[in-house]
RNA sequence: GAUCUUUUAGUAUAAAGGUAGUACUACUAUCCUUCAAAUAGUGAGUAUCAGUUCAAUUCUGAUAAAGAUCA
Numbered sequence: 001g002a003u004c005u006u007u008u009a010g011u012a013u014a015a016a017g018g019u020a021g022u023a024c025u026a027c028u029a030u031c032c033u034u035c036a037a038a039u040a041g042u043g044a045g046u047a048u049c050a051g052u053u054c055a056a057u058u059c060u061g062a063u064a065a066a067g068a069u070c071a
Base pairs, nucleotide, nucleotide: 001070002069003068004067005066006065007064010024011023012022013021018054026042027041028040029039030038047063048062049061050060051059
């Protein structure tokens, strides 16, 4: 320098055009002398910028980061 792959919550991982789910974690309440555990509940997310579409995590382009192969 060229080609290809990946990027979703604090962590891991789904969703294959129809409005994002689960587990752990965090917080709150109950229980307990306290902690832990248990039960119930709450919060937190689509790398960035554009395009297509009635509608984009999903399709297209560019950028950024990480990785692989070739030279």